[in-house]
RNA sequence: AAAUAAGAGUUUGAUCCUAGCUCAGAAUAAACGCUUGCGACGUGGUUUAGACAUGCAAGUUGAACGAUAACUGUUAAGUUAUAGUAGCGAACGGGUGAGUAAUGUACAAAUAACCUGCCUUUAGGAUAGGAAUAACCCUUUGAAAAAAGGAUUAAUACCUUAUACUAUUUUCCUAGUUAAAACUAGGAAACAUUAAAGUUCGAGAAGACGCCUAAAGAGGGGUUUGUAUCCUAUCAAGUUAGUUGGUAAGGUAAAUGCUUACCAAGACUAAGACGGGUAGCCGGUCUGAGAGGAUGUACGGCCACACUGGAACUGAGACACGGUCCAGACACCUACGGGUGGCAGCAGUUUCGAAUCAUUCACAAUGGGCGAAAGCCUGAUGAUGCGACGUCGCGUGAAGGAAGAAGGUUUUUUAAUCGUAAACUUCUGUCGUUGGUGAACAAAAAAUAAACUAAUAAUUUAUAAAUUGAGUUAAUCCAAAAAGGAAGUAGUGGCUAAUUCCGUGCCAGCAGCCGCGGUAAUACGGGAACUGCAAGCGUUAUUCGGAUUUACUGGGCGUAAAGAGUACGUAGAUUGUUGUGCAAGUUAAAUGUGAAAUCUUAAAGCUUAACUUUAAAACUGCAUUUAAAACUACACGACUAGAGUAUCAAAGGGGUAAGUGGAAUUUCAAGUGUAGCGGUGAAAUGCGUAGAUAUUUGAAAGAACACCAAAGGCGAAGGCAACUUACUGGGGGAUUACUGACAUUAAAGUACGAAAGCGUGGGUAGCGAAAGGGAUUAGAUACCCCUGUAGUCCACGCUGUAAACAAUGUACACUGUAUCUUGGAAAAAUUUUAUUUUCAGGAUGUGAGCUAACGCAUUAAGUGUACCGCCUGAAGACUACGGUCGCAAGACUAAAAUUCAAAGGAAUUGACGGGGACCCGCACAAGCGGUGGAGCAUGUGGCUUAAUUCGAUACAACGCGAAGAACCUUACCUGGAUUUGACAUGUUGUAGACAGGGUGCGAAAGCAUUUUUUCAUAAAAGACUACUGCACAGGUGCUGCAUGGCUGUCGUCAGCUCGUGUCGUGAGAUGUUCGGUUAAGUCCGGUAACGAGCGCAACCCUCGUUUUUAGUUACUAACAGUUAAUGCUGAGAUAUCUAGAAAGAUAAACUUCUCUUAAGAGGUUAGAAAGUGGGGAUGACGUCAAGUCCGUAUGGCCUUUAUAUCCAGGGCUGCACACGUGCUACAAUGCUUAAGACAAUAGGAAGCGUAGCUGUGAAGUGAAGCAAAUCCAAUAAACUUAAGCUUAGUUCGGAUUGAAGUCUGCAACUCGACUUCAUGAAGUUGGAAUCGCUAGUAAUGGUAUAUCAGCAAUGGUACCGUGAAUACGUUCUCGGGUCUUGUACACACCGCCCGUCACGUCAUGAAAGUUGGUUUUAUCUAAAGAAUAAGGAGUAGCUUUUUAUGUGAAAAUUGUUUUAAGGUUGGGCCGAUGAUUGGGACGAAGUCGUAACAAGGUAGCCGUAGGGGAACCUGUGGCUGAAUCAAUUAUAUA
Repeated sequence: AAAUAAGAGUUUGAUCCUAGCUCAGAAUAAACGCUUGCGACGUGGUUUAGACAUGCAAGUUGAACGAUAACUGUUAAGUUAUAGUAGCGAACGGGUGAGUAAUGUACAAAUAACCUGCCUUUAGGAUAGGAAUAACCCUUUGAAAAAAGGAUUAAUACCUUAUACUAUUUUCCUAGUUAAAACUAGGAAACAUUAAAGUUCGAGAAGACGCCUAAAGAGGGGUUUGUAUCCUAUCAAGUUAGUUGGUAAGGUAAAUGCUUACCAAGACUAAGACGGGUAGCCGGUCUGAGAGGAUGUACGGCCACACUGGAACUGAGACACGGUCCAGACACCUACGGGUGGCAGCAGUUUCGAAUCAUUCACAAUGGGCGAAAGCCUGAUGAUGCGACGUCGCGUGAAGGAAGAAGGUUUUUUAAUCGUAAACUUCUGUCGUUGGUGAACAAAAAAUAAACUAAUAAUUUAUAAAUUGAGUUAAUCCAAAAAGGAAGUAGUGGCUAAUUCCGUGCCAGCAGCCGCGGUAAUACGGGAACUGCAAGCGUUAUUCGGAUUUACUGGGCGUAAAGAGUACGUAGAUUGUUGUGCAAGUUAAAUGUGAAAUCUUAAAGCUUAACUUUAAAACUGCAUUUAAAACUACACGACUAGAGUAUCAAAGGGGUAAGUGGAAUUUCAAGUGUAGCGGUGAAAUGCGUAGAUAUUUGAAAGAACACCAAAGGCGAAGGCAACUUACUGGGGGAUUACUGACAUUAAAGUACGAAAGCGUGGGUAGCGAAAGGGAUUAGAUACCCCUGUAGUCCACGCUGUAAACAAUGUACACUGUAUCUUGGAAAAAUUUUAUUUUCAGGAUGUGAGCUAACGCAUUAAGUGUACCGCCUGAAGACUACGGUCGCAAGACUAAAAUUCAAAGGAAUUGACGGGGACCCGCACAAGCGGUGGAGCAUGUGGCUUAAUUCGAUACAACGCGAAGAACCUUACCUGGAUUUGACAUGUUGUAGACAGGGUGCGAAAGCAUUUUUUCAUAAAAGACUACUGCACAGGUGCUGCAUGGCUGUCGUCAGCUCGUGUCGUGAGAUGUUCGGUUAAGUCCGGUAACGAGCGCAACCCUCGUUUUUAGUUACUAACAGUUAAUGCUGAGAUAUCUAGAAAGAUAAACUUCUCUUAAGAGGUUAGAAAGUGGGGAUGACGUCAAGUCCGUAUGGCCUUUAUAUCCAGGGCUGCACACGUGCUACAAUGCUUAAGACAAUAGGAAGCGUAGCUGUGAAGUGAAGCAAAUCCAAUAAACUUAAGCUUAGUUCGGAUUGAAGUCUGCAACUCGACUUCAUGAAGUUGGAAUCGCUAGUAAUGGUAUAUCAGCAAUGGUACCGUGAAUACGUUCUCGGGUCUUGUACACACCGCCCGUCACGUCAUGAAAGUUGGUUUUAUCUAAAGAAUAAGGAGUAGCUUUUUAUGUGAAAAUUGUUUUAAGGUUGGGCCGAUGAUUGGGACGAAGUCGUAACAAGGUAGCCGUAGGGGAACCUGUGGCUGAAUCAAUUAUAUA
């Protein structure tokens, strides 16, 4: 200076947290689906390093050589081509990534331990000779490939020789350098060894290209060092034998165990050796704010490989992709004898796979090889082609245009929307099409000329319409025509931009997560509309991100996952004050390096962009040098505050061993004594007349130690309790002295470590797994009871785990306060006690701070430091396999596949509890009367049926809908009819009637037929009716889980909420809780609350008292009249009554009580009434998807000659049975008979119906009266009096049945009620259980009425008469309310939920084995090659001459060593498979139980042991992560 960091969904009824899963972004060598106009630049076998047909990819040089052929030609000679000899190249370029975890790579160094063809520079040289050989020719073998022999010839091929300062080898000297050896530079000496090639041009000389030697350079390579470089320790740690080092020799271009012999026994390793898995490495690329994470395609650097394995040769360079040899596999040719081949070069084929191109053009450019050069070669390269594979750019038109067209879709039927969109008008012409035009990439070389020069060389310059273009039908530009040829894809419930209709109906389907779909789906499928991106869009896969979800930056561990049971202690890590030195870390500067490309920045070039080019910056690194000295480290000193030692006085269930004691239990013995004891919820098993239990005395044995005792003490933890003694560990306090950092922590390791359990030997009183028995129970492998073995105890060993917990690692420091307590110490005073201070422990509160909250809070979970341990979603899994330990049981270490989208913590509101407290209610109790038993009535279920219509169906259905089923009702069934319809509205067409009457058929409905027959008008039109057609009617058809409305229920219970404020991160809380009180959230007091609303109460109706007003149809006191009697009459207004209006109760007065000056309660008085006076109406927020679509209304669906409509008959009344609600009874408090007395409400005209008469009676007949305080129904009955009955299935009871009738009604059979006579069933007070009721109530008695033709009514709704008993009280049952508590419940206990078993699916462990891969031990065999030895051979060859005295090979052949492949054999590791088997996960509404969550009905859980179908049960020790009660302590208030 610049750049730079986003979240969301999903656990819950809701909340906060923890934690996982998922999404939005970017990217890719991609693939798939749909779609597709053009161009530029890139890119394209990621799988099978599988196999490959065909063509091409490395040749060139005739100016090294001989030769051959063809051609030209004057015979001279020349040109072209080529097999061979020879040179150079073929080790580059191109491909691939198998192997490789270091023989690699990256970066920095080293080489004083090395090599280097071609190229450059410098210096020098090139003598004299020789022998062969291929080609060619001849002969032979073979199918071929090829090979053998003979003869001949050349060279820049090969050999000998001369020369050689230098070079190689050896020795010595000097200097430098080094710790030293060595090394470097220079010099000297010596025996010996090592070179060479020519060709071309030229008249010649010279030149050019070559050749040899040496030195140097450049570039290239070899080797070495440091640092970095994936996972795995279930590879629970060892590895190594040339291994580590030395000496000597060999070997290499070169250091070195590189190789060999000998010697030594080393070397590597917890900072991870050895082993296993995976992988080419890097520059870079992708992502990310960065740190990081992932990756290594294309381009570039390095490495490795070339069918598989091994080996060398040649060469400067290879152990060689298009070379050689050998072995192997595979393929091809073959005359079966034998040969040939290697696309991981470019194209291409096949296989594989989700998947990846042309068997193209050219050497024009760039570069490479050869050549003196021209040139040749070049699948390197340059180009084009194919593929939307990617990035970038352009286009598919622009302006106007409202009748808002048609059409589509929706619709509330008004319209809205697609939409200025289209049509239409005007304009433009990119791209594409057609036709033209036309750059750059080209400059060289070569030629000619000039300059320079001795020169025609080299170098430089110049000349020209000159030559060379694969791409190229190029880019660009011009012209022409026509809007003409050019838009898709995914989505639209939330996350996430964007909506509706139809179809479907938990089906079909969708889905990234949450989740949609069961008849009104914005989530499926289609349409329309809309949204996003766009020649692409979407999906899938993979990577990073988000994810602070491995946390270096940048997390955690009390309860969410996570502190090891405890301590000691090694390595390691960390470490007090102070001085000096040093400079390893650290800091700064400089130098070198960090290839290019990429990234970033600034410019430039293609019309722009992508792309390309140039420059800068950067590459955060490494190395070296110099400097600084604060901090850390290191070295040497000093100190005392950490740590330790000594001294003194105290505390203690600290430990080990030995001994001692009393109480209790049990047993034994004896005495007394008699029938039970014991045990439980209740019992039984058991013990006891063979004398128990009880009681007394004595004895024995084992185990445990009451009170003290505590929130107390000690210990590292586990743990430790009678007393005494011995030995012994640790801690605290005080005081002075000493040592002088000696410390902290702590992997590995070691020790200790409850209970249970194991081994050996003892012991055994009580208790007591297992086992036996008895109970309980549906069962009871349990809980309870009776017995009882291991065990519990001791000694010595083992085991090594617990909820081994404070669920809190150890150590140090700092940070408020109050109270109590244990052990020490000090001070002062006063006095024998308490106070104050202090150190070390043990506790309880409350602050700051922290925490998700709960809570912690100087004994931190606060603030910091050091070190260790541990965690990373849930389940699988405290598991499997492997390993270590153990006698065993088992312990420690510790996965994966698979499944899920949660699992979890804390707190909140509810609900629930066989939790608690308080309170209420006919809830219980106390009473009275019932039901349940009988018969009948009625309703329901079930059964039956052609149909027995439908609904209601726990309380809250069942005398309910139904306040009336013979037809009707009626919805059901059978049969017969009708089809615009029984009913409504509109309308087309035809007709002029229709209705009514008659007749026939018919069960009726109806059909047929006959008779009679319009209004209105001039006419048409019209009215009305019928028929016909169209819209539509109709539906008690479905859905009450689409709805309205109404209703039930909790419940006439006292509750349910809001505003503002306050508290809490939040859900929420407060108010509304608390103390009293009330029927009441009623009221009062207190109070971070103050107020308010819906409910309560009151207001309304009615009954009870009084007053007043008004008196007819009611009433009758006085007066008068009358009757058999009577308000019957005149009359009256006192009382009753009727019905209007008022009054009355507001705790009015006194008194007592409790914390209150209160609210209120108890008592007494007044009062008709006294504590809401009785009753009714009135039903908060809500709950039950409660009930009703069959009351009506209504969405949607279904039906339309039928699910509609009409009719007849039947059914709803059907009967083995079960239940509910009632009636009548069972009798004497009764029944029968007779006589007698007293009501109220309500009703009456298609009505009530009197008197009278008839009938035993139901009833019939019937003057009258009454639309009603007048008349009628209408006698009230229980009751009273009298008589009978006398306990009996009766003078109780009335069912059933027979007969005869009455009434209603078209109709009384199915199927009405009533009457009379006769008949005379069950039933003698009802099992378990259960219902109602608290005063004018229960009980009991009758009366009226709605519906209604009649009636199944014993029901419903009202009325009045008579008229009780009891309530101690709240322990229990049921329901409800408030507070509190626990919770794993929230569909809310009819909840949740565990395990076995059965069935299916999936992955996985074990398993006799079987099989494969990899690695390895031993051994056999051993190719090619290499080394070596022998051999050939002292031969060939060479040389010389003094002629054998010199020099001196090679091939064949053979041995040894090494060694690939192969054979045999034994191991290690890793897979696959395997009869059977183990557990696990997931599945629909299966089976058995009910283990857990509430005190979950036996509190639960942890460890361990035994047992059991299963969850589990029991023993033993531990924990609270148990409730409740009590006690104690503390705090707050009084």
Molecule: small-subunit ribosomal RNA
Organism: Candidatus Organicella extenuata